[in-house]
Molecule: c-di-GMP-I riboswitch aptamer
Organism: Anaerolineales bacterium
């Protein structure tokens, strides 16, 4: 010099939870506020979990409708694995 990895140091990022707002929800957006994060960047591509409007079944019920199963084309990258891009560079 290069490669690399932890400690260090500069940055980030932002859990519950409260507020508005969007949605049927699950949850997403802002803003307050930090539980943690070396990828807690970015992508739903594989798997899992969440929801269940629409849909279809069944039960009731004059019927209007109500319950219940079953289902994602609906989310969750801070579940997992994948791909892509990144900061610093002691022992």
């Nucleotide at each position: 010099u290069c490669c690399g990895a932890u400690a260090a140091a500069u940055c980030g990022c932002a859990a519950a939870u409260c507020c508005a707002c969007c949605g049927a929800a699950a949850g997403a957006u802002g803003g307050a506020g930090a539980c943690g994060c070396a990828a807690a960047g970015u992508c739903a591509u594989g798997g899992g979990u969440c929801u269940a409007a629409a849909g279809u079944u069944g039960c009731a019920g004059a019927g209007a409708u109500g319950c219940a199963g079953c289902c994602a084309c609906g989310a969750u990258c801070g579940c997992c694995a994948g791909a892509c891009c990144g900061c610093c560079g002691a022992a």